The RNA shown here (Lysine riboswitch aptamer) has 165 nucleotides and comes from a sheep gut metagenome.
Model confidence (mean pLDDT): 82 of 100.
The sequence is in RNAcentral, with records from MGnify.

[in-house]
RNA sequence: AAGUAGAGGCGCGUGAGUCAUGAGUAGGCUGCAUGAUGUAUUCAGGUACAGGAGAGUGCAGGUGAAGGGGGCUGACGCCGAAGCCUGAGGCCGCCUGAGAGGUCUCUUGCUGGGGGUGCAGUAAAGAGCUGCAUCACUGUCAUCGAAAGAUGGAGUGCUGCUUGA
Numbered sequence: 001a002a003g004u005a006g007a008g009g010c011g012c013g014u015g016a017g018u019c020a021u022g023a024g025u026a027g028g029c030u031g032c033a034u035g036a037u038g039u040a041u042u043c044a045g046g047u048a049c050a051g052g053a054g055a056g057u058g059c060a061g062g063u064g065a066a067g068g069g070g071g072c073u074g075a076c077g078c079c080g081a082a083g084c085c086u087g088a089g090g091c092c093g094c095c096u097g098a099g100a101g102g103u104c105u106c107u108u109g110c111u112g113g114g115g116g117u118g119c120a121g122u123a124a125a126g127a128g129c130u131g132c133a134u135c136a137c138u139g140u141c142a143u144c145g146a147a148a149g150a151u152g153g154a155g156u157g158c159u160g161c162u163u164g165a
Stems, first nucleotide, its partner, number of pairs: 001163006009079001011078004016073004027063001029061006037050004042098005082111003087106006112138002115135008140153005
């Protein structure tokens, strides 16, 4: 230097089943009041549909979900596992433009790992996720040390084996 195999542990990710939350919410039905707009993600334009046989809104009654995210169980793939930021491209929702969101691929950069706390964003949320800061813990290597330990670095790292120089 190349190849190969491994380790860190509340370890990472994907799928499935189930349970709760979401929520007595959205939606839809009925009655009363009012009386012309409403729907197709937001805005503008258009198109289509519904609407005085009552749109929409308010009140009341009786009905009443779901996705995302979470707990548990089990399966699979793994240890830059993976996550996030930047940029580019494709697809998505009636059409066009702008914006926002979701998803896939590639790319720049950052992060050894999980956790507590605080702030901010997202979210229905004291859940979760993301970012920043901080605190110890843990694994690894280097240096110092008699030792206990201390300090510091980063995964393009570390350890074992094989081969070559």